Context: one part of a larger RNA
RNA sequence: UGACGGGGGCCCGCACAAGCGGAGGAACAUGUGGUUUAAUUCGAUGAUACGCGAGGAACCUUACCCGGGCUCGAACGGUGCAGGAAGGAUCUAGAGAUAGUGACGCCCUUCGGGGCCUGCAUCGAGGUGCUGCAUGGUUGUCGUCAGCUCGUGUCGUGAGAUGUUGGCUCAAGUGCCAUAACGAGCGCAACCCUUGCCGCCAGUUACCAUCAAGUGAAGUUGGGGACUCUGGCGGGACUGCCACCGUAAGGUGUGAGGAAGGCGGGGAUGACGUCAAAUCAGCACGGCCCUUACGUCCGGGGCGACACACGUGUUACAAUGACGCCUACAGAGGGAAGCCACCCGGCGACGGGGAGCAGAUCUCGAAAAGGCGCCUCAGUUCGGACUGGAGUCUGCAACCCGACUCCACGAAGCUGGAUUCGCUAGUAAUCGCGCAUCAGCCAUGGCGCGGUGAAUACGUUCCCGGGCCUUGCACU
Numbered sequence: 001u002g003a004c005g006g007g008g009g010c011c012c013g014c015a016c017a018a019g020c021g022g023a024g025g026a027a028c029a030u031g032u033g034g035u036u037u038a039a040u041u042c043g044a045u046g047a048u049a050c051g052c053g054a055g056g057a058a059c060c061u062u063a064c065c066c067g068g069g070c071u072c073g074a075a076c077g078g079u080g081c082a083g084g085a086a087g088g089a090u091c092u093a094g095a096g097a098u099a100g101u102g103a104c105g106c107c108c109u110u111c112g113g114g115g116c117c118u119g120c121a122u123c124g125a126g127g128u129g130c131u132g133c134a135u136g137g138u139u140g141u142c143g144u145c146a147g148c149u150c151g152u153g154u155c156g157u158g159a160g161a162u163g164u165u166g167g168c169u170c171a172a173g174u175g176c177c178a179u180a181a182c183g184a185g186c187g188c189a190a191c192c193c194u195u196g197c198c199g200c201c202a203g204u205u206a207c208c209a210u211c212a213a214g215u216g217a218a219g220u221u222g223g224g225g226a227c228u229c230u231g232g233c234g235g236g237a238c239u240g241c242c243a244c245c246g247u248a249a250g251g252u253g254u255g256a257g258g259a260a261g262g263c264g265g266g267g268a269u270g271a272c273g274u275c276a277a278a279u280c281a282g283c284a285c286g287g288c289c290c291u292u293a294c295g296u297c298c299g300g301g302g303c304g305a306c307a308c309a310c311g312u313g314u315u316a317c318a319a320u321g322a323c324g325c326c327u328a329c330a331g332a333g334g335g336a337a338g339c340c341a342c343c344c345g346g347c348g349a350c351g352g353g354g355a356g357c358a359g360a361u362c363u364c365g366a367a368a369a370g371g372c373g374c375c376u377c378a379g380u381u382c383g384g385a386c387u388g389g390a391g392u393c394u395g396c397a398a399c400c401c402g403a404c405u406c407c408a409c410g411a412a413g414c415u416g417g418a419u420u421c422g423c424u425a426g427u428a429a430u431c432g433c434g435c436a437u438c439a440g441c442c443a444u445g446g447c448g449c450g451g452u453g454a455a456u457a458c459g460u461u462c463c464c465g466g467g468c469c470u471u472g473c474a475c476u
Stems, first nucleotide, its partner, number of pairs: 002475001004472002007470007015460002019423005026315008034306002042053002064301007076124009087104001091100003107114002126290002129288003135284002137279003140275001142273001147186006153162003165178004192267004197235007207224002211222003238261001241255001242253004304442001317416001321375001323373004333364003338357002342353004382413001387408007429452007
């Protein structure tokens, strides 16, 4: 100087408290440990691993195991020699890789050869093999916490200090005042995106007030540029005004005005550094190792095992509910080997027809809510696991190991011990919708979108984490 203290002072944060809803008990989904296995590929492991890498494991993927093959090799570059256009339907053997068969094909040329392919030889190949404690790059975390430093000056023998401390203030090292310091940099804030209000410009596929046409109804048609909306440019908020407190910075107000008020809401943005944190399996790369195999091709299996244990979730245990019928209202996105209106068949998954739409035009499209009825507290008209049967679809192929539909079956579960998690407002809770990946899908996951829409915060003693000052000190 730091770090540390069950030292002190000051101050923050869903940190506690006050509330609301969960987890921990059940069934199932998923990840992990363990065990098992020929293999159950590898990595991630307190916070900061465990619905994580994986935004799609039936084959492929795939790195693992078993078996069958190859050795210039699955892909690429160079050289030498030999040969042939390249390619290739069909058939045969085989699990396939592969091998054989081979209809048809047979380029350019300056005549030296060249392009392309095959074989042999060779120099490079190839390795998801090891080391993240050799590394780059990227990432997590402390933490969107308010800090971390520098130049010159001054002080100190020096390490170093000062500045950065003190008082007030702020979300903030944000400002103001004081001050042996004066300035500056990286952070903070602002500039960026989005949302909330208004204006201007522009109107098609969006809109429809006025005029006209038209219908069972309908912006349906002529038309219109008002409105909604779309999307470009501006305005708007600054404690600017008023009152009070304060030297100031600033604070307070059931203040005015305003769509919005004191950072309006949300996002992007992560300082110096810490954890020899994570990743050699995304990629790159030093070193080491393998080279008829630790490379590579193929068939099958495995990654999906199951006495157990844990994490994250989904569905419930019901009446603020389940079921049946009727009936409204979104946003953000996607769509051509696609989205599929509408019609027909089927109880249904779906099938057969079939219009429109590369889409503000066509299409995928709400649920909770509302109205009526029924059930009356029951392991039930709750709950849906498991199982049997019959089907649909994708795909070369659903046995291991897909999703969905129908009928039947109808398990546990009556609100969950110690303990523990999230959330302060359009939030929690609850309701559905979309997208990426994707043939299909084990998605209850992830990322978004809107609908309905609360309760509570006295306060900072305590728990956790953090900031500043100070003190002690066994560590540096």
Small-subunit ribosomal RNA, 3' major domain from an uncultured bacterium, 476 nucleotides, folded computationally. The prediction has a mean pLDDT of 83. It matches the Rfam family "Bacterial small subunit ribosomal RNA".